The RNA shown here (SAM riboswitch aptamer (S box leader)) has 109 nucleotides and comes from Hellea sp. Lineage of the source: Bacteria > Pseudomonadati > Pseudomonadota > Alphaproteobacteria > Hellea. The sequence was found by an Rfam model in a public genome assembly.
RNA sequence: CACUCAUCAAGACCGGCGUUAGGGACAGGCCCGAUAAAGCGUUGGGGCAACCUUGUGAAUUCACAAACGGUGCCAAGUCCUGCAGCUCGUAGAGGCUGGAAGAUGAGAG
Numbered sequence: 001c002a003c004u005c006a007u008c009a010a011g012a013c014c015g016g017c018g019u020u021a022g023g024g025a026c027a028g029g030c031c032c033g034a035u036a037a038a039g040c041g042u043u044g045g046g047g048c049a050a051c052c053u054u055g056u057g058a059a060u061u062c063a064c065a066a067a068c069g070g071u072g073c074c075a076a077g078u079c080c081u082g083c084a085g086c087u088c089g090u091a092g093a094g095g096c097u098g099g100a101a102g103a104u105g106a107g108a109g
Stems, first nucleotide, its partner, number of pairs: 001109001003107006013045007022032003026082004046074003051070002053066005078101001083098005
């Protein structure tokens, strides 16, 4: 990097030092950011969740429990919308379902 499967309305963050103007994937919107963000380096401590994992049960597929270990996550629903269908309505906009895209994990290449 492309492929397969699962999940995505819940949950949880604060610092020190260095660097500095962007950041929220993309586009539009809307937000965050010199009260110093994001990223990177370095350093201190914390939390959420339960994919892998472990345990129990007859149970690889189900349920419950655990959290030492491998990941992940801790502004806003995946911040909203982006395509299609249905619907309320006809001025704009709203609602529902599915998809696309994206993210994370596991697997296989």